[in-house]
RNA sequence: CCGGGAUUGGCGGAAUUGGCAGACGCACCAGACUUAGGAUCUGGCGUGGUAACACGUGGGGGUUCAAGUCCCUUAUCCCGGA
Numbered sequence: 001c002c003g004g005g006a007u008u009g010g011c012g013g014a015a016u017u018g019g020c021a022g023a024c025g026c027a028c029c030a031g032a033c034u035u036a037g038g039a040u041c042u043g044g045c046g047u048g049g050u051a052a053c054a055c056g057u058g059g060g061g062g063u064u065c066a067a068g069u070c071c072c073u074u075a076u077c078c079c080g081g082a
């Protein structure tokens, strides 16, 4: 330099004929239970906001009624080639 793959919450990891994003697990927080802790059960758990609501898939841009998914560009890592 060329080609291919990966990038999604605090972590792992789903969602691909474009159609409700955060399923599921772990961690964490609160409550119940307990003398206490653990285990178990219930609820919560991205960002802004009092709320309604808005935003959020490595960064930036585009197509579309609608994008994690398609297109362009860019960053990092991995694999192969020269």
Stems, first nucleotide, its partner, number of pairs: 001081007010026003019065001028044005046055003058074005
A computed fold for an 82-nucleotide RNA from Spiroplasma turonicum, annotated as transfer RNA. The RNAcentral record of the sequence draws on ENA and Rfam. Its Rfam family is "tRNA". It is annotated as a transfer RNA.